[in-house]
RNA sequence: GCGCCGAUAGUUCAACUGGAUAGAAUACUUGAUUUCGAAUCAAGGGGUUGUAGGUUCGAAUCCUACUUGGCGCA
Numbered sequence: 001g002c003g004c005c006g007a008u009a010g011u012u013c014a015a016c017u018g019g020a021u022a023g024a025a026u027a028c029u030u031g032a033u034u035u036c037g038a039a040u041c042a043a044g045g046g047g048u049u050g051u052a053g054g055u056u057c058g059a060a061u062c063c064u065a066c067u068u069g070g071c072g073c074a
Stems, first nucleotide, its partner, number of pairs: 001073007010026004019057001028044005050066005
C1' cells in the first nucleotide's frame, strides 16, 4: 500500500431479504423474603446502533468516505 471481518445498554451478545415501540443475559437501583447478608422472586432506570454524508415513504440493516480493533497478502 491492497483485501477481508468486526464496532449496538456499564459488560457479553441478538435483531429475518430495509418495515410497526432496537431486545436478551448479566451488572446497577428499589421492593418482597431473611436476625443481617448471600441466593431467589418482582419491578425499574440505562441506547445519537463507531463518526459524517447519501439513497429511500421508511436505515442497526443498503451505498460512500473516515476513525478504531483483528486477520491476510505484498